[in-house]
RNA sequence: GUCCCUGUAGGCGAAUGGCAAGCCGCCACGCUCUCAACGUGGAGAUUGCGAGUUCGAACCUCGCCAGGGAUA
Numbered sequence: 001g002u003c004c005c006u007g008u009a010g011g012c013g014a015a016u017g018g019c020a021a022g023c024c025g026c027c028a029c030g031c032u033c034u035c036a037a038c039g040u041g042g043a044g045a046u047u048g049c050g051a052g053u054u055c056g057a058a059c060c061u062c063g064c065c066a067g068g069g070a071u072a
Base pairs, nucleotide, nucleotide: 001071002070003069004068005067006066007065010024011023012022018055026042027041028040029039030038048064049063050062051061052060
């Protein structure tokens, strides 16, 4: 240089082109003499960046960035 894979919340990780799940963590409350555990509720994502296609994009196309792999 060329080709392939990956990028979604603080961490992990789902999602046939049609409301962005779940777990851990965090916060509040309940329980407890207190803590932990347990129970209930809540906050937290402009889906790596930009553009295009589409009525509609995490998803399809192009470019870029980052990480990993293959190749001479």
Transfer RNA from a Bacteroidota bacterium, 72 nucleotides, folded computationally. The RNAcentral record of the sequence draws on ENA. Rfam family: tRNA. The family's RNA type in Rfam is transfer RNA. Gene Ontology term of the family: triplet codon-amino acid adaptor activity. Model confidence (mean pLDDT): 83 of 100.